[in-house]
RNA sequence: GGAGUCGGCCAGGCAGCCGCUGACGCCGUCAGGCGCGCAGAGGAAAGUCCGGGCUCCGCAGAGCAGGAUGCAGGGUAACGCCCUGGCACGGCGACGUGACGAAGAGGGCCACAGAGACGAGUCCUAAGCCGAAAGGCUUAGGGGUGAAACGCGGCAACCUCCAUCCGGAGCAACACCAAAUAGGCAAGCGUGGCACGGCGGGCAACCGCUGCGCCGCGGCCGGCUCGGCCGAGGCUUGCGGGUAGGUGGCUAGAGCCGCGGGGUGACCCGCGGCCCAGAGGAAUGGCUGCCGGUUCCACCGGGUACGCCCGGCCGGGACCACAGAACCCGGCUUACAGGCCGUCUCCCAUU
Numbered sequence: 001g002g003a004g005u006c007g008g009c010c011a012g013g014c015a016g017c018c019g020c021u022g023a024c025g026c027c028g029u030c031a032g033g034c035g036c037g038c039a040g041a042g043g044a045a046a047g048u049c050c051g052g053g054c055u056c057c058g059c060a061g062a063g064c065a066g067g068a069u070g071c072a073g074g075g076u077a078a079c080g081c082c083c084u085g086g087c088a089c090g091g092c093g094a095c096g097u098g099a100c101g102a103a104g105a106g107g108g109c110c111a112c113a114g115a116g117a118c119g120a121g122u123c124c125u126a127a128g129c130c131g132a133a134a135g136g137c138u139u140a141g142g143g144g145u146g147a148a149a150c151g152c153g154g155c156a157a158c159c160u161c162c163a164u165c166c167g168g169a170g171c172a173a174c175a176c177c178a179a180a181u182a183g184g185c186a187a188g189c190g191u192g193g194c195a196c197g198g199c200g201g202g203c204a205a206c207c208g209c210u211g212c213g214c215c216g217c218g219g220c221c222g223g224c225u226c227g228g229c230c231g232a233g234g235c236u237u238g239c240g241g242g243u244a245g246g247u248g249g250c251u252a253g254a255g256c257c258g259c260g261g262g263g264u265g266a267c268c269c270g271c272g273g274c275c276c277a278g279a280g281g282a283a284u285g286g287c288u289g290c291c292g293g294u295u296c297c298a299c300c301g302g303g304u305a306c307g308c309c310c311g312g313c314c315g316g317g318a319c320c321a322c323a324g325a326a327c328c329c330g331g332c333u334u335a336c337a338g339g340c341c342g343u344c345u346c347c348c349a350u351u
Base pairs, nucleotide, nucleotide: 001347002346003345004344006342007341008340009339010338012291013290014289015288016287017286018285020040021039022038024035025034026033027032042322046333047332049331050330051329052328053327054170055169056168057167066166067165068164069163070162071085072084073083074082075081086100087098088097089096090095101161102160106159107158108155109154110153118151123142124141125140126139127138128137129136130135174248175247176246177245184239185238186237187236188235189234192215193214194213196211197210198209199208200207201206217231218230219229220228221227255274256273257272258271259270260269261268262267292320293319294318295317296316297315299312300311301310302309303308
C1' cells in the first nucleotide's frame, strides 16, 4: 500500500420567522385565553415473528388433543434470544454457518444408475439334483451400478418415540363518570257519551279486539265565523342498565449516565447523579439564509493512443438515506445515502 474479518458510534450543522402538542405560571363567566424554547420520535419507532410485565376471563390443578424447542454448561423476569466450550461444514487465515436428541418400537421413503434399494430378487459362472428339451431348485463364487448391495444400511426441517415448556384473550385489555333517542321498572295525571256491525271467549249476563256514524272535547289550517283535517294516543317525574362522549390505565422504568468491583464472556453487584415525548382522527412541522458532503456542467493545469484520463476549484445546477411513537419492556428479522473509530487476518514492497 492492497484485500478482508469482527465490534462500536453518528444519522448533516447553525441562525431567523411562522405554527403544533405537553409541562409550568397567570387570568377566567370553568368553555377557554395569554405568557414562557422548559420538553417534544428511532436505530430501526417498521414486520408484529418469539419472550415477559400489566389487565380481564370459573385463580389456572390433572388428563387428552395441539403447538414449540432439542450438543454441553451458563446468563436472564423469560425466550425459539445471548455467551463460552465441543463437534460438523466452509474459508490460506482473522472468522463464519448449523432444529447438532433417538434409526431402540412401529409405519413410510431411498432420485439417477443398477438384475435387485430392505419386500426380496437372480445379471454372469461353477457344482449337485429334477426334466426329453426349454428350463427349474439348492449351494458356492463373481463382474458391474450406486451415497449405500443384505451388513439387522441410510433418511426423523417424513410420520413417530423420548425429554422440556406452553390456560385463553388482549390497552379496541380493564375501571370510573355519563347526554339525546328507543326499550325496562315505579309513581302521579289522563284515557268522554250514545247507537250499530264483525270476530273471539262465555250457558248467559257480559268481556276483549276491531270497524263505522252522531254529539261533546282537544289540536292544526296566522286571528274570528263557517268549513275541513287529525287525535283519544298518552303526558310528566323519578330510578336502573347500556350507547355517543369524557376521564383514568399512560409513561419512574427488568430506566439512563459516571465510577469501582466480580466474571474468559453473556451478565451481575455496590455507590453517586439524572428525569428523558405522552399525542390520541392522533402534535413532534413549514419557509428563508449561511456553512458542510456527494455528483454534474463550465473554467484552469498536465498527459493523450484524440475515445478520453488525472489533479485543482473562483462560479452555476441537482441531491443528502431508510423511515414516523400509539400500554410498556427484552430479543429476532427486514430496510438504510454517507461518514467516523478500534481489533485482528492474508498478500505485496521497503527497512